RNA sequence: UUGUGUUUUAGAGGUUGCGAUAGACAAUGAGUAUUUUAAACUAGGCAAAGGGAGCUCUUAUGUUUAAAUGAAAGGUGUCGUCGCCGAAGCGUAUAUCCAACCCUUUGGAUAUACUGCUGGUAUGAUGUUAAAUAAGCAUCUUACUGUCAUUGGUAGAUUACCCAAGCUAUCAAUGGUGCGCUACUUCACAC
Numbered sequence: 001u002u003g004u005g006u007u008u009u010a011g012a013g014g015u016u017g018c019g020a021u022a023g024a025c026a027a028u029g030a031g032u033a034u035u036u037u038a039a040a041c042u043a044g045g046c047a048a049a050g051g052g053a054g055c056u057c058u059u060a061u062g063u064u065u066a067a068a069u070g071a072a073a074g075g076u077g078u079c080g081u082c083g084c085c086g087a088a089g090c091g092u093a094u095a096u097c098c099a100a101c102c103c104u105u106u107g108g109a110u111a112u113a114c115u116g117c118u119g120g121u122a123u124g125a126u127g128u129u130a131a132a133u134a135a136g137c138a139u140c141u142u143a144c145u146g147u148c149a150u151u152g153g154u155a156g157a158u159u160a161c162c163c164a165a166g167c168u169a170u171c172a173a174u175g176g177u178g179c180g181c182u183a184c185u186u187c188a189c190a191c
Base pairs, nucleotide, nucleotide: 002190003189004188005187009183010182011181014085017084018083019082020081021080023079024078025077026076035068036067037066038065039064040063041062044056045055046054048105049104050103051102052101088118089117090116091114092113093112094111095110096109097108098107099106119145120144121143122142124140125139126138127137128136129135146177147176148175149174150173151172152171153170154169155168156167
């Protein structure tokens, strides 16, 4: 010097990279929920479902119709700000909390673990969540793309010239994919 392993630091993929935001605006939600008035019906009603308890009602705080009134949240888009490159999302398990008093089921939120699955983006299909033909999530398909390896082509530099090999860059094909890749650094071993 090179190779293998290990370690440190910093980077790349994309102008549609990922996510957050009690920032601003906008659409949707929706003429919906709610509320008021009137009429009619009958015995029920009480916030995910069932059961229990309690309260209320029998002259309805229930249901239906008509008129008037009339939102909001979650989710989405644009701009802005912030954090980043397993960014993030999903799955399983455990714990805590919420779902109007208790129990069970179910659902949701947060945290931890696994060293579980997915390199990234987009289209389409199916399923699911949702008010939704939006968007999210899961699976599959297709296309593009990043990166590495192998093979082949082209070009360049290296020694005075040529050839071969190796190196660098680029193109094509095939295959793999993030615990990855690139550069730097620490230590150990081998040569």
Model confidence (mean pLDDT): 80 of 100. A computed fold for a 191-nucleotide RNA from Marinisporobacter balticus, annotated as Lysine riboswitch aptamer. The source organism's lineage runs through Bacteria, Bacillota, Peptostreptococcales, Thermotaleaceae and Marinisporobacter. RNAcentral holds the sequence, with entries from Rfam.